[in-house]
Molecule: transfer RNA
Organism: Tessaracoccus antarcticus
RNA sequence: GCCCCUAUAGCUCAGUAGGUAGAGCGUCUCCAUGGUAAGGAGAAGGUCUGCGGUUCGACUCCGCAUGGGGGCU
Numbered sequence: 001g002c003c004c005c006u007a008u009a010g011c012u013c014a015g016u017a018g019g020u021a022g023a024g025c026g027u028c029u030c031c032a033u034g035g036u037a038a039g040g041a042g043a044a045g046g047u048c049u050g051c052g053g054u055u056c057g058a059c060u061c062c063g064c065a066u067g068g069g070g071g072c073u
Stems, first nucleotide, its partner, number of pairs: 001072007010025004019056001027043005049065005
């Protein structure tokens, strides 16, 4: 320098024939116990890396940039 993969909740990750997003763990509250742990119920938490483009509409498609990983020279 070129090519490929990747970026979504605090962490690990799902989520496409485009229709304003989910799980597990964690956190908080409640139940329960004489009191804990385990267990049960519920809640909060993300404008989906950034900027443009296409579209009535973009996490999703296209371009560029940035971070991470890998390959080639």